């Protein structure tokens, strides 16, 4: 250099083009405990960035930026 895939919560991963972007782990509070842990109840958290297409876009398109894999 050329071809392809990927980018959503801290982290790991869902989401027919239509719902309040959902879950597990971590986190923060409350219950329970003498006190901790283990439970359990709550609460906060996110779509890489800029165009396009649509009524509507995480999704389809295009460019850039990041990661990877492959051929050279």
């Nucleotide at each position: 250099g050329c071809u392809c895939u990927c980018a959503u919560a801290g982290u790991u991963c869902a989401a027919c083009g239509g719902a309040u972007a959902g879950a597990a782990c971590a986190g923060g509070a409350g219950u329970u405990u003498c006190c901790g842990a283990a439970a359990u109840u709550u609460c906060a958290g996110a779509u890489g960035u800029g165009g396009g297409u649509u009524c509507a876009a995480u999704u389809c398109c295009c460019g850039c930026u990041g990661a990877g894999a492959g051929c050279a």
Model confidence (mean pLDDT): 82 of 100. Transfer RNA from a bacterium, 72 nucleotides, folded computationally. It was read from a public genome assembly. It matches the Rfam family "tRNA". From the family's description: Transfer RNA (tRNA) molecules are approximately 80 nucleotides in length. Rfam classes the family as a transfer RNA.